[in-house]
This is a predicted structure of a 1581-nucleotide RNA (small-subunit ribosomal RNA) from a Deferribacteres bacterium. Rfam family: Bacterial small subunit ribosomal RNA. The organism belongs to Deferribacteres, within Bacteria.
């Protein structure tokens, strides 16, 4: 001394860009503004300037007036004297105008820094010593006088001075030339003494003494040293960007001589050489004044280069000298260019980048102040003058800094605004109002420092003189000087009196509400807000922040570790060069000696000042000043050490090579052989087909295919063996035999002795594709042809097919040239394969030799045993070398790497730095061509991107599972009718639901009502609710009139109740209920189901869906939940970094099946008894049935079998019921912005004499049509007549109705009964029995349609059900398709309810009869789980890719055109300096009596160089350019669908051809391909 955030995702973690906080500014712009100190102010147009000032001075070098006044003289025109006055100063003559001020245009360069040289030099003025200052000469200005000329100004004649000029003369310690001595340095010489020759100076003034001569003082002048200042040159070293600038150079590089210069030097010249510079970046282009500092940063850095200080350059643009100590001169000359100005048109002037100001650019930068008082600087002895430097002061908030706008009380807390249902909260102790204070500005008075010298005069002291003269010096005393400015300051007055704004308030980022707007407006630094409830827009209240400033812009720096030295990276994010040799360059093994260049150490110089840091001091503080100190890289120089690196020498053997002895191998090149196959061709045999595909056709085939057997020819490739086996650098390399070659392994330790390692430039090599010449051509095969396929098919598929594959020779030089992993060395755990040597060990064999046995002895020979030794063989270990898995430590974003590192190090090399544009363009190298290779920017986005993670999804994969399909039954879809949607019409056909999950669905019942739509008539506080305040009796009921009602009008009729108070008649007040009139509200089936609450439908009654705590991961997450079996089940068992546990499943819950128990009326009747035509009719009973309330039972318990002895399965028992018995209610997290605002709530919006309310009619019943859902039917398993049997659930008083009676009936009329186990509805119907029809549009079939009726209801035209007679349509089992359904279920049959006055083929129930079938999961469909890919997260109804089209932006190429910069080549040549100079003038010196002449100068001319012009071929930058090429962005645009899953043909890469696009082929290559099989390895038991 160091801080970080926001943004790529559903979410993570990592890459990586992009943005913000801060700090700084000569700033600028808005919006505001009280006061002082202190700084500070043309960044642009180095553009052009009016006016005025910015450098003069000196009379003590030298000339030297005038007005005026006074005298006096006159010809009256004027003249002379003295004064004015040695006064003015023009002019000669000195010093200075080279400094001080200004600007940065050139300039990349010894310019500038910073440290040296100069022995290669100069320096006026200044300083110190020292000597000298002597004698002549001629001019000239001024001024007189005279011309020209507008004017600048220019000539002629003529006089004079001098510190102006010029001569002798002396002359040293000067210089030059040739020596000698000494000392020093050493590349050159330097210094000192010294000797001879030659050369080579002057100037006076001014004071005092003195007659003079002279003395003397002061200052000046001259020679000559010295110092001190300033300069000039040299020299390491360090000083921006581009290599899409690689080669530059002829005075070039050196050398001689020569000139030049203050001085070295190609500085210049003539000659001789032929070098010099350059990748450690030359040359060329662009930018640019450089430091000290400034600003930023922890620092190392970046950035900058105002203001102050140093150096450099310029002074209108180029050139050029003069003069001077000192220039190649800002306010001097000459000469060309431009401009501008005067001009009498002939000529002339001018140069703010001094100081003010002006115009003109610009966002943008100031007064034509005031004094030389201070500080400085120039003249003079000095006063003094002169000074836009300078010091001030003015205008500006442009920065700093420091004050102020008041301060104390002061309500449960005014107004106002802002908010809120209602109370109430906010601003807010904030006003207000009390009490105080008095900075600051006002106002009145005093009133500074800055001033000190000089300079006069006066003492005094010293010193110089011969001096008591005079002059220097120093002290004192008077005495004079201030622009600022009557300013700073102090002191008094009065009175809170006069003094607060800027910006922000979604997150980053402190700070929130209200309205208004409505994807408009408009806001943004990023991300984003904004499409009716905006904390993001406008306002407004409220609040954060800074504050005389706030904020925006704009630049730098941090942040940004985002170019990484400090401090970064390259497997898969951007990034290892295809590979090798290698050069130059970096790096380099052990011992040892020597040096001392790097190190390192200690001294010294230098690192100006300012300025930073620290400690004081001074302005009331602060900024600011100022005093000391301290800080400081870096370069010189000296001394010193000696590890370590370097150099130099020696020396070693382990890096490294070399021999020697082995080995293995598709390592390379050449030649040669060989066989199976493929095609063709001859022949033979055979006959109709052969080939091909998903299917198929094009094609071959009776002229004889295909097949098959014989023979031949051909050209390419070499099965099996073959292995994560082998060789090679790396492409790559595979029949077999010879032949030529590289390299590598292991052994061994004889040689050499650091020979090494990397490796820019470079040069070789380098799959396929492709190009050239020539061959060759059997398969295969881009392009091309044909058949398919498709919407289309320039294609996947088929037939056929050039090029090309193949060889020779050149040549391209590129790939997913990949282990995406440069080359080297070394270190750092193991474990298991394989492959190639080697060494040991065992065992087998085979083989020598020796030795023993074996026959009495011997020898041969044979067997046997042993020993040693070679060879082969199998096994183990051990080492080397290569190649594969698997794993610890580390290690990494993470996936993974892990002794073949992607671990730990060192050496080098290469390459990255957002994404797109783009590997393009433009230039360059190369190439026959393609094309490579090096390779940008405009301009455009907030992200692209990696690796994992949950999820979706896959024309990926396993399991499993449902009327999911399959096997059945039965419909739908064909009719006819009912419904209901769509649509279409209409005044209106009211709204709503819309894929499954709308559509006989809200609506369980539209004729009026319902109703919400239409149409006309009415109402306005209102049909309805609450309250207030007035007035009224209009309240109640009841009828009349008018109308379509609503309504209006009219007439009679009658009020209820509580107090008070009475003369008991009643009178006063309220209340209930009404009408009016005002007022707050009321109402709305209007809008928003995308603001909402409840409800509800779906997936799906599917089995899943989560949580705590461990534990794994950085993380999002994961585990638990995944395996192994089971299961209807995440049901259950078992294993397991998991253990448990909730929502779900199951159970409980209701029905239903058996059987108890307990009750027995309205129920039931066995048994007893009575009793009828008959009936439990009745007494009696409660045993059945039933009816309902409680319990029993069923749990894989029991048994035999599988299984892991589990869970569980499968079979039996027994039981009424057997493995959740049958139904049902039950609907986990969630999903679809699903449905509803028209059940009901409810936010906000919208209407308010209407989108509220009343009423009438009409509509929701409309009909060319299209869909849905039912019902009836097509008939004989059947229709129609008669007869007989057997239910459940249910429902009923404004009801069900029995029974009798009429009617053919619907139904009527009377009417018992039942508020129901009692009465009614209530006959059930299908079935059975018997009878008829006899296959017909029918005795099927009922729609239509006429006529006649009944009900219901104010009212059946639009619109209601029924009944009777009469009619008698289409249908003869239904295309393509599609629906339910697994047992009391489909189907078939009838019965009851709810809504309802009336209406039912719809819905809710109920019972009667009562079935096939299910091999089984391959397939369609939906589901669950694993598990895999994904460029998808709105989640495959995903996401995306290229052509066309349309409109904006940049930009490439372009006939050209056009300007601009830098050289080159020539022509022309101005000024000017240098040379010559025979014409032509000339005081000074010489020579001469003198003319004159000598010398010497000057000039006309002249040559060289030579600016600006002019020409000319070219370079290089730009701007423009008809057309023109790709790019980039653009809201919903057109063709397709190339990629993202096996993306529906796996995809990329390279190359070639094609092709409306994406793209398809073809060759060759990668995995960064999904799936399955084998096969190899690996784990584990």
């Nucleotide at each position: 001394g160091a801080a970080g955030a926001g943004u790529u995702u559903g979410a993570u973690c990592c890459u990586g860009g992009c943005u913000c906080a801060g700090g700084a500014c000569g700033a600028a712009c808005g919006c505001u503004g009280g006061c002082g100190g202190c700084g500070u102010g043309c960044u642009u147009a180095a553009c052009a300037c009016a006016u005025g000032c910015a450098a003069g001075u000196c009379a003590a070098g030298g000339g030297g007036a005038a007005a005026g006044u006074a005298u006096u003289c006159u010809u009256c025109g004027g003249g002379a004297u003295a004064u004015g006055a040695g006064u003015a100063u023009a002019c000669u003559g000195g010093c200075g105008g080279a400094c001080g001020g200004g600007u940065g245009a050139g300039u990349a360069a010894c310019g500038c820094g910073u440290a040296g040289a100069u022995a290669a030099c100069c320096u006026g003025c200044c300083a110190u010593a020292u000597g000298g200052u002597u004698u002549g000469g001629g001019a000239u200005a001024a001024c007189c006088u005279u011309g020209c000329g507008a004017a600048a100004g220019c000539g002629g004649g003529g006089c004079u001075a001098a510190u102006a000029c010029c001569g002798g003369a002396u002359g040293u310690g000067u210089u030059a030339u040739a020596g000698a001595u000494u000392g020093c340095a050493c590349c050159u010489g330097c210094a000192a003494u010294u000797u001879a020759u030659a050369a080579g100076a002057a100037a006076g003034c001014g004071g005092g003494c003195g007659u003079a001569a002279g003395c003397u003082c002061g200052u000046g002048c001259c020679a000559a040293a010295u110092g001190a200042u300033g300069g000039a040159u040299c020299u390491g070293c360090g000083u921006c960007u581009c290599a899409u600038u690689a080669g530059u150079u002829a005075g070039u590089u050196g050398g001689u001589g020569a000139g030049g210069u203050a001085a070295u030097g190609g500085c210049u010249u003539a000659c001789c050489a032929a070098g010099a510079c350059g990748a450690c970046g030359a040359u060329g282009a662009g930018u640019a004044g450089c430091c000290g500092g400034c600003c930023u940063g922890a620092g190392a850095g970046g950035g900058u280069g105002a203001c102050c200080g140093g150096c450099c350059a310029c002074a209108c643009u180029g050139g050029g000298a003069c003069u001077g100590a000192g220039a190649u001169a800002c306010g001097g000359c000459c000469c060309a260019g431009a401009c501008u100005c005067c001009u009498a048109c002939g000529g002339g002037a001018g140069g703010c980048a001094g100081c003010a100001g002006u115009g003109a650019g610009g966002a943008a930068u100031a007064u034509u102040g005031g004094g030389c008082a201070a500080u400085g600087g120039g003249c003079g002895u000095a006063a003094g003058c002169c000074u836009g430097a300078c010091c001030c002061a003015g205008c500006a908030a442009c920065g700093c800094c420091g004050c102020g706008u008041g301060g104390a009380g002061g309500a449960a807390g005014a107004c106002g605004c802002a908010u809120c249902a209602a109370g109430g909260u906010g601003u807010g102790u904030a006003a207000a109002c009390u009490c105080c204070u008095g900075u600051u500005a006002g106002a009145u008075g005093g009133g500074a420092c800055g001033a000190a010298a000089g300079u006069u005069a006066u003492u005094a002291a010293u010193u110089c003189g011969a001096a008591u003269a005079g002059g220097g010096u120093u002290a004192a005393u008077a005495u004079u000087u201030g622009c600022c400015g009557g300013u700073a300051c102090c002191a008094u007055c009065a009175g809170a009196g006069a003094a607060a704004g800027c910006u922000c308030c979604g997150g980053c980022u402190a700070a929130c509400u209200c309205c208004g707007u409505g994807c408009c407006a408009g806001c943004a630094g990023c991300c984003g807000c904004g499409g009716u409830a905006a904390u993001a827009c406008g306002g407004g209240g409220g609040g954060a922040g800074c504050a005389a400033g706030c904020g925006u812009u704009g630049u730098c720096c941090g942040g940004a570790a985002u170019c990484a030295u400090u401090g970064g990276g390259c497997g898969u994010a951007a990034a290892g060069g295809g590979c090798a040799a290698g050069u130059a360059g970096g790096c380099g093994g052990g011992u040892u000696u020597g040096u001392c260049a790097g190190u390192c150490g200690g001294a010294a110089g230098u690192g100006c000042a300012a300025u930073c840091u620290c400690a004081g001091u001074g302005c009331u503080u602060a900024a600011c000043a100022u005093u000391g100190a301290g800080u400081u890289a870096g370069c010189u120089u000296c001394c010193g050490a000696a590890a370590c690196u370097g150099c130099a020498g020696a020396u070693c053997u382990u890096g490294a090579g070399u021999g020697u002895g082995a080995g293995a191998g598709a390592g390379g090149g050449a030649u040669g052989c060989g066989g199976a196959a493929u095609u063709c061709c001859c022949g033979g045999u055979g006959u109709a087909g052969c080939g091909g595909u998903g299917a198929a056709a094009u094609g071959c085939g009776u002229a004889g295919a295909u097949a098959u057997c014989g023979g031949g020819a051909a050209g390419a490739a070499c099965a099996c063996c073959a292995g994560u086996a082998g060789c090679g650098a790396a492409g790559g390399c595979g029949g077999c035999a010879u032949u030529c070659u590289g390299g590598c392994u292991c052994a061994u330790a004889a040689c050499u002795g650091a020979c090494g390692c990397u490796g820019a430039a470079u040069u070789g090599c380098g799959a396929a594709a492709g190009c050239g010449u020539g061959g060759g051509u059997a398969g295969c095969g881009a392009a091309c042809a044909g058949g398919a396929u498709u919407a289309g098919a320039u294609a996947c598929c088929c037939u056929g097919g050039u090029a090309g594959u193949c060889c020779a020779c050149g040549c391209u030089g590129u790939a997913a040239a990949c282990g995406a992993u440069g080359g080297g060395c070394a270190c750092u755990a193991g474990g298991u394969g394989u492959u190639g040597g080697u060494c040991c060990c065992g065992c087998u064999c085979u083989u020598u030799u020796g030795u023993c046995a074996u026959a009495g002895c011997a020898u041969a020979u044979g067997u046997g045993a042993u020993a040693a030794g070679a060879g082969a063989g199998c096994g183990g270990g051990a080492u080397c070398g290569g190649u594969g898995c698997c794993g610890u430590a580390g290690u990494a974003a993470a996936c993974g790497c892990a002794u073949u590192a992607a671990g730990u190090g060192c050496c080098c090399c290469g390459c990255c730095u957002g994404g797109g544009g783009a590997g393009u363009a433009c230039g360059g190298u190369c190439g026959c061509a393609a094309g490579a290779u090096u390779g940008a920017a405009a301009c455009u986005c907030a992200a692209a991107g990696g690796a994992a993670u949950u999820g979706a999804c896959g024309g990926g994969g396993g399991c499993c599972c449902g009327c999911a399909c399959a096997a059945g039954c039965g419909g739908u879809g064909g009719a006819g009718c009912a419904u209901g949607u769509g649509g279409u019409u209409u005044a209106a056909u009211u709204c709503g639901a819309u894929g499954c999950a709308a559509c006989g669905c809200g609506a369980a019942g539209a004729a009026c009502c319902u109703u919400a739509c239409c149409u006309g008539g009415g109402c306005u506080u209102g049909a309805c609710a609450u309250a207030u305040a007035g007035c009224a009796a209009g309240u109640u009921c009841u009828u009349g009139c008018a109308g379509a009602g609503a309504u209006g009008u009219a007439a009679g009729u009658a009020g209820u109740u509580u107090g008070g108070u009475u003369u008991c008649g009643g009178c006063c007040a309220g209340a209930c209920g009404u009408g009016u009139u005002a007022u707050a509200c009321a109402g709305g089936u209007g809008c928003u189901g995308c603001a909402u609450g409840g409800c509800u439908g779906u997936c799906g009654u599917c089995a899943g869906c989560u949580c705590g705590u461990g534990u794994c991961g950085u993380g999002a997450g994961a585990u638990g939940u995944u395996g192994g079996g089971u299961u209807a089940a995440g049901u259950c068992c078992c294993g397991c970094a998991a253990c448990g546990a909730g929502c779900g499943c199951a159970a409980c819950c209701c029905u239903u099946a058996u059987c108890c128990u307990u009750a027995g009326u309205u129920g039931c009747c066995a048994u007893c008894a009575g009793g009828u035509a008959a009936a439990g009719c009745u007494g009696g009973g409660c045993a059945c049935u039933c009816u309902a309330u409680g319990g029993a039972g069923a749990c894989u318990g029991c048994c035999c079998c599988g299984g892991a002895c589990a869970a569980c399965g499968g079979g039996g028992a027994g039981g009424a019921a057997g493995g959740u018995g049958g139904g049902g209610a039950u609907g986990a997290c969630g999903u679809c912005a699903a449905g509803u605002c028209c059940u009901c709530a409810u936010g906000g919006c919208c209407c308010u004499u209407a989108c509220g309310c009343c009423c009438a009619g009409g509509g929701c019943u409309a009909c060319a049509c299209a869909c849905g859902u039912g019902c009836u039917a097509c008939a004989a398993u059947g229709g129609c007549c008669g007869g007989u049997a057997c239910a459940a659930c249910g429902g009923g008083c404004a009801g069900c109705u029995a029974g009798a009676c009429a009617g053919c009936g619907a139904u009527g009329u009377u009417g018992a009964g039942c508020u129901a186990a009692u009465c009614c509805c209530u006959u059930a119907a299908a079935a059975c029995c018997g009878g008829u029809c006899u296959c017909a549009g029918u005795u099927c079939g009922g729609a239509u349609u006429g006529c006649a009726g009944u009900c219901u209801g104010c009212a059946a035209c639009u619109c209601g059900a029924c009944u009777g007679c009469a009619u008698g349509a289409a249908g003869u089992u239904g295309g393509a398709a599609u629906c339910g359904c697994u047992a009391g279920u489909a189907a078939u049959c009838g019965c009851g309810g709810a809504u309802c006055a009336g209406c039912a083929u719809g819905c809710c129930g109920c019972g009667g009869u009562g079935a096939a079938u299910a091999c089984g999961u391959u397939c369609c469909c939906g589901g669950g789980c694993c598990u895999u890919g994904u460029a998808c997260a709105c989640a495959c109804c995903g996401c995306c890719c290229g052509u066309c089209a349309c409109g904006c932006c940049a930009u490439g190429g372009g006939a050209g055109u056009u300007g601009g910069u830098a050289g080159c080549a020539c022509c022309c040549g101005a000024a000017g300096u240098c040379g010559c100079g025979a014409g032509u003038c000339u005081a000074a010196c010489c020579a001469g009596u003198a003319a004159u002449g000598g010398g010497a100068g000057a000039u006309a001319g002249u040559g060289c160089c030579g600016a600006a012009g002019g020409u000319g071929a070219g370079a290089u930058c730009g701007a423009u350019g008809a057309c023109u090429g790709g790019g980039g962005c653009g809201a919903a645009g057109u063709c397709g669908u190339a990629a993202c899953a096996a993306g529906g043909u796996a995809g990329c890469c390279g190359u070639a051809c094609c092709g409306g696009a994406a793209g398809g082929u073809g060759c060759g290559g990668c995995u960064g391909g999904a799936u399955c099989a084998c096969c190899u390895c690996c784990u584990u038991u």
The sequence is in RNAcentral, with records from ENA. Its mean pLDDT, the model's own confidence on a scale to 100, is 82.